[in-house]
Context: one part of a larger RNA
RNA sequence: CUGGGCGUAAAGCGCGCGCAGGCGGGCUGAUCAGUCCGGGGUGAAAUCUCACGGCUCAACUGUGAGGGGUCCCCGGAUACUGUCAGCCUUGAGGUGCCUAGAGGAGAGUGGAAUUCCCGGUGUAGUGGUGGAAUGCGUAGAUAUCGGGAGGAACACCAGUGGCGAAAGCGGCUCUCUGGGGGCAACCUGACGCUGAGGCGCGAAAGCGUGGGGAGCGAACCGGAUUAGAUACCCGGGUAGUCCACGCCUUAAACGAUUUCAACUAGGUUCAGGGGGUGUUGAUCCCCUCUGUGUCGCAGCUAACGCAUUAAGUUGACCGCCUGGGGAGUACGGUCGCAAGAUUAAAACUC
Repeated sequence: CUGGGCGUAAAGCGCGCGCAGGCGGGCUGAUCAGUCCGGGGUGAAAUCUCACGGCUCAACUGUGAGGGGUCCCCGGAUACUGUCAGCCUUGAGGUGCCUAGAGGAGAGUGGAAUUCCCGGUGUAGUGGUGGAAUGCGUAGAUAUCGGGAGGAACACCAGUGGCGAAAGCGGCUCUCUGGGGGCAACCUGACGCUGAGGCGCGAAAGCGUGGGGAGCGAACCGGAUUAGAUACCCGGGUAGUCCACGCCUUAAACGAUUUCAACUAGGUUCAGGGGGUGUUGAUCCCCUCUGUGUCGCAGCUAACGCAUUAAGUUGACCGCCUGGGGAGUACGGUCGCAAGAUUAAAACUC
C1' cells in the first nucleotide's frame, strides 16, 4: 500500500457552521471528454516468460518467439458518467395558518430554609459520635418569639416527561431572540449530502483583573480511631464555589454506537400536532405525522445483545484502528499568563 475493521476486543474527532474536494433526483435533446471496440505507430539493448542450443551439469550464456503502456494518431459505438441547452417536482428551501417546550440573553421580582446582628422569654447545658473528645455556653448558649442584614439555591408541580448540535437547561414576570412539529400543497425549481484545512460553541477544575462571600468546603489546624492514620468519623477553616469581563479547551465530553439518505413484521408506553366515527360538548374508539421509551420477528453478532431511534440490507463523504509495555511519554512545532493542551516517535523489552 492493499485488505479487514471501529457498541463492550485496537479504533467515531466533545459538538456544530462551512471554503476547497468527493458524491449527487426525474425527463428530453446535443456533444463524444471519460468509457468501450477496431486499425496503425511507438514502447532501444539488457532484464522477465517460453522454446531450442553452447560450456561434462548448473549458475552463466547464444538464437528465436512472447509479454510489457494513466502513451500517441485515425476510424467507429453512445448505454452509463461528464459537459452544454431546455423542462419537471418527489429532495431542499420558502409562504400562510395552528402549536408544544427547564432552548438562549438581559432586567426585575417572590417565598421557604441556613447563617449572622438587635431585642424579648428563659436557665444550664448544648453539640457531636459506634462511643467520645476537641468546639460552643453563666460575658447567658442551645430552645423559643419578634425585628433586621446578606448570599446562594429554587421543595411540591416533576414524569422511563420536555427543550437544545453538544456542553447543558428547572421559582415567577417582562423585554429581545434561535430552533422544532402539524395542516394546507400556494411559490422557487436540485438550490442537495458530506466536509481535509479553517472558524465558532464547549461541564467541572484551574488562571488574570475587579467585586461578592450565607451555606458548603481542597489546603491547613484541632479532636478521635489506629501499631501508625499525612485517611475514613467529629469540631473549625482559606482558596474555591457566586457575579462581570478575559483566558484555559479537557472529561467514563457515553448511546463507550460520526453525519446524511433509502429499504426491511409487529405489539405496547409516554409527549406534541392533524383527521375520522361518535357526542350538546368532552371522555372513549379508529387512522396518521413527529418525537421518546420498552418488548419482539427476519436478519446480524465471538457472545452479550441490536432489532424502522439497527449493531439488519445498501449508498455518499469524513474521522479513526493495525500485538502488549516503553507512551499519549521524549524531542521538535503550534497554542497558553501559567497550569498545561495539541501534534507525536525511537531505543529497549515480552
Molecule: small-subunit ribosomal RNA, central domain
Organism: uncultured prokaryote